[in-house]
RNA sequence: UGUAGCUCAGUGGUUAGAGCAUUCGCCUCUCAAGCAGGAAACCUGGAUUCGAUUCCCAGCA
Numbered sequence: 001u002g003u004a005g006c007u008c009a010g011u012g013g014u015u016a017g018a019g020c021a022u023u024c025g026c027c028u029c030u031c032a033a034g035c036a037g038g039a040a041a042c043c044u045g046g047a048u049u050c051g052a053u054u055c056c057c058a059g060c061a
Base pairs, nucleotide, nucleotide: 001061002060005020006019007018008017013050022038023037025035026034043059044058045057046056
């Protein structure tokens, strides 16, 4: 240090976001670009707390 397939944000509460990637549609003779929509994530187990992804402890990598 561990959050989406990858790179990273973020917060004790009401829908966890971004870029790239991926998928569907529009556009095009076709591809790319562009536009618009979708899917997709909090390492594991405990503690504290009304409530933990967030705080604490241990473990794993």